Predicted 3D model of an 89-nucleotide RNA (c-di-GMP-I riboswitch aptamer) from a Syntrophomonadaceae bacterium. NCBI's taxonomy places the organism under Bacteria, Bacillati, Clostridia, Eubacteriales, Syntrophomonadaceae.

[in-house]
This record gives sequence, structure tokens and C1' cells, in this order.
RNA sequence: AACCGCAAAAGGCAAAGCCACCGAAAGGUGGCGGCGCAAAGCUAAAGGGGCUUAAGGCUUUUAUAAGUCUAUGCCAGCCAGCUGCCGGU
Repeated sequence: AACCGCAAAAGGCAAAGCCACCGAAAGGUGGCGGCGCAAAGCUAAAGGGGCUUAAGGCUUUUAUAAGUCUAUGCCAGCCAGCUGCCGGU
């Protein structure tokens, strides 16, 4: 440096669910919890993909409102990019 995660040690993270808070929502933060993870570390301003639709546009409606389009809002535990611990070869 490359590949690998069969065995070991030290540890790390934390899905669903429940509670509290923030948010229009998606989602996030904290606590409990532990499905899983060798990058479940970082990046949403490389890129693809996905979620939501507050504001706004359009349509309908007397109106309330409903439908629809759209991210500037999100997801890194979808792919990806970057970095990295321990051990093995």
C1' cells in the first nucleotide's frame, strides 16, 4: 500500500417501538430500547435515488376548502464520494 473481516481484544454506533420537545409535514434532538452495522464516521454544494409540500403557481369553489405541480425543507441505516480504528493475509 492493496485485499479481507474467519478467529481475538478494546470498544463504538443504534432500527422498530414508547416518552418529552422542535417542525406544516417529511424529519430532527434528548431519554429508554436494541433490529442490525467493519465505516450505521463525515459529506445533501460532485452525482443518482427516495420522502415531504409550509410558502408559491395552476384548476375547481361564493367562500371555507379540495385537487394538482414545484424544494428553498429532509433522508448518509439506498447507491455514491471522502476519511478512518483493531486484527488477518